Predicted 3D model of a 72-nucleotide RNA (transfer RNA) from a Desulfurellaceae bacterium. It matches the Rfam family "tRNA". Rfam links the family to the GO term triplet codon-amino acid adaptor activity. Its mean pLDDT, the model's own confidence on a scale to 100, is 81.

RNA sequence: GGCCCCAUAGUCUAGUGGUGAGGACACCGGCCUCUCAAGCCGGGGACAUGGGUUCAAUCCCCAUUGGGGCCA
Numbered sequence: 001g002g003c004c005c006c007a008u009a010g011u012c013u014a015g016u017g018g019u020g021a022g023g024a025c026a027c028c029g030g031c032c033u034c035u036c037a038a039g040c041c042g043g044g045g046a047c048a049u050g051g052g053u054u055c056a057a058u059c060c061c062c063a064u065u066g067g068g069g070c071c072a
Stems, first nucleotide, its partner, number of pairs: 001071007010025004018055001027043005048064005
């Protein structure tokens, strides 16, 4: 330098062109407990950035950024 893959919350991760984005850990509040932990109930928080296609994009396309792999 060329090609390919990936990017969802503090961390890990599911998911799909159809309008309230799901789960686990962590965090906050409550219950329980002599206390803590564990357990139970509840709560808030996320689709890397920009553009395009579309009636509608987290999903499809392009570029950028970051990471990984292969070749030279």